[in-house]
Molecule: SAM riboswitch aptamer (S box leader)
Organism: Piscibacillus halophilus
RNA sequence: CUCUUAUCGAGAGUGGUGGAGGGAUUGGCCCUAUGAAGCCCGGCAACCAUCAGGGGAACCUGACAGGUGCUAAAUCCAACAAAGCUUUGGGCUUUGAGAGAUGAGAG
Numbered sequence: 001c002u003c004u005u006a007u008c009g010a011g012a013g014u015g016g017u018g019g020a021g022g023g024a025u026u027g028g029c030c031c032u033a034u035g036a037a038g039c040c041c042g043g044c045a046a047c048c049a050u051c052a053g054g055g056g057a058a059c060c061u062g063a064c065a066g067g068u069g070c071u072a073a074a075u076c077c078a079a080c081a082a083a084g085c086u087u088u089g090g091g092c093u094u095u096g097a098g099a100g101a102u103g104a105g106a107g
Stems, first nucleotide, its partner, number of pairs: 001107008013041001015040003021031003025079004042071003046068003050063005075099001080096007
């Protein structure tokens, strides 16, 4: 990097450092000198591992924090399609797809 699969409305800082950006892309809308990103420390517990309990099994519940991961806003909202509603315009709702993120497995 590609493929498969599961999840994405829960949770988590009044710390240190740093010094201007950040929220994937585009358009919005936001966050940010009352201090962005990054790094350190702290924290959380989604997946895997481990442990305990339940179950015929699938799996469920709890603990832990080893491997990943995460730690503003629903993946911040929309993007493409369908259906429904609405007053032509435009808009709203729902569902699905796409894109993205993370885990696990494979190449």